[in-house]
RNA sequence: UUGCGCUAAGCGGGGAGCCAGCGGUGCCCUGAAUCUGCAAUCCGCUUUAGCAGGGCUGAAUUCCCGCGCUGCGGCCCCUUUUUGUGGAGCUGGGCGGGGUGCGGAGCAAUGAGAAGCGGGUCCUAUGCGACGGCGCGGUGUGAACCUCGCCAGGGCCGGAAGGCAGCAACGAUAAGCACUUUUCGCCGUGCGCCGUAGGUCGCCUGUUUCGAGCCACCGACCCCGAUUCCGUCUGGAAAAAGACGGUCAAAGCGCGGGUGCGCAA
Numbered sequence: 001u002u003g004c005g006c007u008a009a010g011c012g013g014g015g016a017g018c019c020a021g022c023g024g025u026g027c028c029c030u031g032a033a034u035c036u037g038c039a040a041u042c043c044g045c046u047u048u049a050g051c052a053g054g055g056c057u058g059a060a061u062u063c064c065c066g067c068g069c070u071g072c073g074g075c076c077c078c079u080u081u082u083u084g085u086g087g088a089g090c091u092g093g094g095c096g097g098g099g100u101g102c103g104g105a106g107c108a109a110u111g112a113g114a115a116g117c118g119g120g121u122c123c124u125a126u127g128c129g130a131c132g133g134c135g136c137g138g139u140g141u142g143a144a145c146c147u148c149g150c151c152a153g154g155g156c157c158g159g160a161a162g163g164c165a166g167c168a169a170c171g172a173u174a175a176g177c178a179c180u181u182u183u184c185g186c187c188g189u190g191c192g193c194c195g196u197a198g199g200u201c202g203c204c205u206g207u208u209u210c211g212a213g214c215c216a217c218c219g220a221c222c223c224c225g226a227u228u229c230c231g232u233c234u235g236g237a238a239a240a241a242g243a244c245g246g247u248c249a250a251a252g253c254g255c256g257g258g259u260g261c262g263c264a265a
Base pairs, nucleotide, nucleotide: 001265002264003263004262005261006260009057010056011055012030013029014028015027020046021045022044023043024042034054035053036052037051038050063258064257065256066255067254068253069252073248074247075246076245078242079241080240081239082238083237085235086234087233088232090231092230093229095225096224097223098222099221100220102219103218104217106214107213113210114209115208116207117206118205119204120203121202122199123198124197125196126195127194128192129191130189131188132187133186134185135184137180138179139178140177141176147172148171149170155164156163157162
């Protein structure tokens, strides 16, 4: 140096979480890198840190170590945003009430508005009338019997004369019904204001005097009040995004170094 055969070693790693700690199953990231059994009310181990049983590669581009570059991704800190929630009438908006003639609209010398007088309206009382209703009154009708009068027939009493009760019919009436009603009585009325008296919170109007504003309707402004509907402030919950920074870190690249055994030629 070559050939053959073995062994060490390798056959993934990482993050969070769990744990006294280290791994695993599970979740996530990255990669492509064996099989079976155990395993989150957990499974196994003890700083040598999965356990048990198989399989493959196998001393080097492939294993191990150090350094550098790069870096998926996770976690922490901080900030912002969103969702929903508790509190505070608070510097506000919206709401309610009151005010101010600042602006607009409208009215106004064909007279705003005020004062005096009067009238109407309004309210009360009372009177009159009208209307409506009822009653009294009048007329008519009106009771098989339980109203009256008169009672045919028939019935009863009687020797007879005659008498008695009495249905229908007829007549008159009661209750009722219908019509009517000059007058009279009662009740009622957004009927008349026709009369009288009283009260005038207001409204309308006539007249006399004075003589230019009135009007809070719409805006504007001011004051007061209540309310968590909006806004604001504030407390805490959940979620998302994002820098700086910190931490862990797969994979990749580069450099350097290290590492067996046996046999044969």

The RNA shown here (Bacterial large signal recognition particle RNA) has 265 nucleotides and comes from an Abditibacteriota bacterium. The RNAcentral record of the sequence draws on ENA. The model forms 91% of the base pairs in the Rfam consensus. The prediction has a mean pLDDT of 77. A source record names the gene ffs.